Record summary
The RNA shown here (transfer RNA) has 72 nucleotides and comes from a Candidatus Micrarchaeota archaeon.
RNA sequence: GCUCUGGUCGUCUAGUGGUUAGGAUGGAAGCCUGUCACGUUUCCGACCCGGGUCCGAAUCCCGGCCAGGGCG
Numbered sequence: 001g002c003u004c005u006g007g008u009c010g011u012c013u014a015g016u017g018g019u020u021a022g023g024a025u026g027g028a029a030g031c032c033u034g035u036c037a038c039g040u041u042u043c044c045g046a047c048c049c050g051g052g053u054c055c056g057a058a059u060c061c062c063g064g065c066c067a068g069g070g071c072g
Base pairs, nucleotide, nucleotide: 001071002070003069004068005067006066007065010025011024012023013022018055026044027043028042029041030040031039048064049063050062051061052060
C1' cells in the first nucleotide's frame, strides 16, 4: 500500500429498516437478615465521527478514525 471483519451503557454482549435500543455484570436506593452474604424490587447508564439514501437508519451506501486478521 491492497483487502476482509468489527466499533452499541464503566465492562461483556444481542439487535438484517418502524423496539421503550434488550440481557449479563457494575453503581445507587429499598425489601429480606440479629449482621454480612445470598435472594429480590426499583432506578442510573450506550449506538465511534461526518455525509448520503429513505416517510423512517444502530441497521443500507460513501468517506474518515480506531482495533484485529490476511496479502504484498

Its Rfam family is "tRNA". It is annotated as a transfer RNA. It was read from a public genome assembly.